[in-house]
Context: one part of a larger RNA
RNA sequence: UGACGGAAGGGCACCACCAGGAGUGGAGCCUGCGGCUUAAUUUGACUCAACACGGGAAAACUCACCCGGCCCGGACACUGUAAGGAUUGACAGAUUGAGAGCUCUUUCUUGAUUCAGUGGGUGGUGGUGCAUGGCCGUUCUUAGUUGGUGGAGUGAUUUGUCUGGUUAAUUCCGAUAACGAACGAGACUCUAGCCUACUAACUAGCGGGUGGAUCAGCGAGUCCACGACGCUUCUUAGAGGGACAACUGGCGCUUAGCCAUACGAAAUUGAGCAAUAACAGGUCUGUGAUGCCCUUAGAUGUCCGGGGCUGCACGCGCGCUACACUGAAGGAAUCAGCGUGUAUACUACCUUGUCUGAAAAGACCGGGUAACCCCUUGAAACUCCUUCGUGCUUGGGAUAGGGACUUGCAAUUAUUUCCCUUGAACGAGGAAUUCCCAGUAAGUGCGGGUCAUAAGCUCGCGUUGAUUACGUCCCUGCCCUUUGUACA
Numbered sequence: 001u002g003a004c005g006g007a008a009g010g011g012c013a014c015c016a017c018c019a020g021g022a023g024u025g026g027a028g029c030c031u032g033c034g035g036c037u038u039a040a041u042u043u044g045a046c047u048c049a050a051c052a053c054g055g056g057a058a059a060a061c062u063c064a065c066c067c068g069g070c071c072c073g074g075a076c077a078c079u080g081u082a083a084g085g086a087u088u089g090a091c092a093g094a095u096u097g098a099g100a101g102c103u104c105u106u107u108c109u110u111g112a113u114u115c116a117g118u119g120g121g122u123g124g125u126g127g128u129g130c131a132u133g134g135c136c137g138u139u140c141u142u143a144g145u146u147g148g149u150g151g152a153g154u155g156a157u158u159u160g161u162c163u164g165g166u167u168a169a170u171u172c173c174g175a176u177a178a179c180g181a182a183c184g185a186g187a188c189u190c191u192a193g194c195c196u197a198c199u200a201a202c203u204a205g206c207g208g209g210u211g212g213a214u215c216a217g218c219g220a221g222u223c224c225a226c227g228a229c230g231c232u233u234c235u236u237a238g239a240g241g242g243a244c245a246a247c248u249g250g251c252g253c254u255u256a257g258c259c260a261u262a263c264g265a266a267a268u269u270g271a272g273c274a275a276u277a278a279c280a281g282g283u284c285u286g287u288g289a290u291g292c293c294c295u296u297a298g299a300u301g302u303c304c305g306g307g308g309c310u311g312c313a314c315g316c317g318c319g320c321u322a323c324a325c326u327g328a329a330g331g332a333a334u335c336a337g338c339g340u341g342u343a344u345a346c347u348a349c350c351u352u353g354u355c356u357g358a359a360a361a362g363a364c365c366g367g368g369u370a371a372c373c374c375c376u377u378g379a380a381a382c383u384c385c386u387u388c389g390u391g392c393u394u395g396g397g398a399u400a401g402g403g404a405c406u407u408g409c410a411a412u413u414a415u416u417u418c419c420c421u422u423g424a425a426c427g428a429g430g431a432a433u434u435c436c437c438a439g440u441a442a443g444u445g446c447g448g449g450u451c452a453u454a455a456g457c458u459c460g461c462g463u464u465g466a467u468u469a470c471g472u473c474c475c476u477g478c479c480c481u482u483u484g485u486a487c488a
Stems, first nucleotide, its partner, number of pairs: 001488002003485003007482007016472002020436005027321003031317004035312002043054002065307005071301001076119005086113001089108002092105003123295002126293003132289001134283003137279003144183003148179002150159003162174001164173002188272003194241002198238004204232004209226006248260004323429001327388006341373001349368003353364004395426001400421005442464008
């Protein structure tokens, strides 16, 4: 100087607690991990910082694993063999999973590309992340880190970097042997909310106008079409504006600032980026990044066929569905916002409408490379009406049988979907434990990623929308000061 203390004092955090909410842990199922099993059940990762993670939803491919079978994609150099042929390819039969001339029988074909040996390459999802780069994660979401000149000390070092107040903050005020600085914090970037002010829009609308339809009726409405007009409130998006703790009242050295009210669209929207020093954290399975080692033709290279990664006495983790009446079922009504969409190509995407069909799905016309079409995305929960009536019940929908389509070369170990039947546990979950404070939790659906098929996952989006804090250091940790130990 650190580290540690079941030492003291301050300060902080829903990866801490308090007050609560939703849970998880119990059930069924999905999925990851371990174990067991297996030819193989490829493998990495194991407290926070492994376990719906590797963007890891694997039928083939992927693929690394297992069982088999081809191929050389063995550059280049040297030495052989060799035009009287180094070598290549092959029908048929046998053989084989195989229309692999793989091998054998049989002969044809080819023509210096090869073949044999040695050296040396190349490839490798082979090993080593404890040899590395890069990237990521974490310490660590807190406020921390550093040098110049000066001061103190023989020196390591220290002061600056602080008694106090304040802040989300080493943020400021002030104090002051320090002064003046740098990184981080803040500022910044994106995003949300406001603009009847600017710029505009036949890919957005509104208002006239004209022509139809409805209406007894051109009187007023409603709907459709047209594009000769005008406008920009709504929509879109450029440039700007707007909020600064600014006004007022309290508290406070009357400082930094804090609290409240008013005005306002807004008086903390949410994220991104993010220092110094580290970890023998993860990744050689992201890379034609990479050292070394291994292997390299009976291959750990590569391709093909099949299997596996899905296996089930069991244990653990993330989740989905439920246990019903605040509900289920059947009708009816009624509202979104993020997005995406036809290629490296010529059938492949998003799909309106019509028809067939119980449905899944199919057929035929079209539109869309998109503010133009799907699409006014007429989404779910929610709301209204009817039935059910607390009974493992019309709750629940596991398991299983049969059938139908679709994707794909291929669906068995059942890809997904649909129909009929079957109708398990589960009557609110012990000890433990997770997440969270405002348009948040929770309920609810939609879109993207993966995707031939395709969401119980994940990343976004809206819709309905609470209870309870607005505090504390008691538990768990973090930071600072003082102190002790003598651990480095």
Molecule: small-subunit ribosomal RNA, 3' major domain
Organism: uncultured eukaryote